This is a predicted structure of a 328-nucleotide part of an RNA (large-subunit ribosomal RNA, domain IV) from an Ignavibacteria bacterium. Model confidence (mean pLDDT): 87 of 100. It matches the Rfam family "Bacterial large subunit ribosomal RNA".
Context: one part of a larger RNA
RNA sequence: CCGUGGUCAAGGAACUCGGCAAAUUAACCCCGUAACUUCGGGAUAAGGGGUGCCCGCUUCGGCGGGCCGCAGAGAAAUGGGCCAAGCAACUGUUUAACAAAAACACAUGUCUAUGCUAAGACUUUAAGUCGAUGUAUAUGGACUGACACCUGCCCGGUGCUGGAAGGUUAAGAGGAGAGGUUAGCCGCAAGGCGAAGCUUUGAAUCGAAGCCCCAGUAAACGGCGGCCGUAACUAUAACGGUCCUAAGGUAGCGAAAUUCCUUGUCGGGUAAGUUCCGACCUGCACGAAUGGUGUAAUGAUUUGGUCACUGUCUCGACCACGGGCUCG
Numbered sequence: 001c002c003g004u005g006g007u008c009a010a011g012g013a014a015c016u017c018g019g020c021a022a023a024u025u026a027a028c029c030c031c032g033u034a035a036c037u038u039c040g041g042g043a044u045a046a047g048g049g050g051u052g053c054c055c056g057c058u059u060c061g062g063c064g065g066g067c068c069g070c071a072g073a074g075a076a077a078u079g080g081g082c083c084a085a086g087c088a089a090c091u092g093u094u095u096a097a098c099a100a101a102a103a104c105a106c107a108u109g110u111c112u113a114u115g116c117u118a119a120g121a122c123u124u125u126a127a128g129u130c131g132a133u134g135u136a137u138a139u140g141g142a143c144u145g146a147c148a149c150c151u152g153c154c155c156g157g158u159g160c161u162g163g164a165a166g167g168u169u170a171a172g173a174g175g176a177g178a179g180g181u182u183a184g185c186c187g188c189a190a191g192g193c194g195a196a197g198c199u200u201u202g203a204a205u206c207g208a209a210g211c212c213c214c215a216g217u218a219a220a221c222g223g224c225g226g227c228c229g230u231a232a233c234u235a236u237a238a239c240g241g242u243c244c245u246a247a248g249g250u251a252g253c254g255a256a257a258u259u260c261c262u263u264g265u266c267g268g269g270u271a272a273g274u275u276c277c278g279a280c281c282u283g284c285a286c287g288a289a290u291g292g293u294g295u296a297a298u299g300a301u302u303u304g305g306u307c308a309c310u311g312u313c314u315c316g317a318c319c320a321c322g323g324g325c326u327c328g
Base pairs, nucleotide, nucleotide: 001323002322003321004320005319006318007317008316010314011313014312019309027051028050029049030048031047036041038146052067053066054065055064056063057062068072080307081306082305083304084303085302086301087299088298092104093103109143110142111141112140113139114138120130121129122128147294148293149292150291152224153223154222157221158220159217160216161215162214163213166212167211168210172206173205177201178200179199180198181197184193185192186191225243226242227241228240229239252286253283264280265279266278267277268276
């Protein structure tokens, strides 16, 4: 000097990103126990008191009297508590070895597919198997995520479902027509014409789904405006005008895990508060199952405050053990 453990005057978070670490608390019995609440909880809430030994009595639960110590759960082990807010309902699960969470899951809700050789899945896409020795109160897929109150408008785009009149349209069918070849014919010749057959092509016409088209569908993917004017102070605009759109954001919430400007403004808490809580609304850029807003209980969760407590600190000191170091 380092590590581990222990003690400390006065103060008591002044430490620090942050009470990190440590300390406090603790067992059992009795009393007592708030808001809130899904009436179960919250709750060991909080907050108090008691605890040894001896004698007597006892209904064996205790009661009365006495005694000792600084201390009676005499050691060890053995909850610190409260208030407020965010998130997630909860118990669970997770990055074996930097992340345990607000992430995943979850019960619930909704949509969708599937009538049985089910859909779907595995498989050289064959047999076969799972689904299931199940049968729509079932099984698969997707989203949401207890519960309470709710879940607005838009189908123009993309997707999905349905429709089939018209347009487009493949293979295939079809074969008009055209070319090659040449028996023959014409011609003095060069050459010309040229049937059948064979052959090379080949127009019209017919021809499914799909696409175009027509509807439906948003708890499908998604989307949910701008400018100008107006009230008898001012300000603001219930109101009006106009442009655009498929429709212009409803309820609720809102400087929020979302707010740039921003330490917004006001209020609370502090002597002093970029954090926190309550409001306001000017929402850069909330918003309704990519769910909205609440919510008791729960949480090794995140944030702010407070009581108790303490070597975290003012500010350091000492002790024990182990190591280093120095000397031998």
Background:
RNAcentral holds the full RNA, with entries from ENA.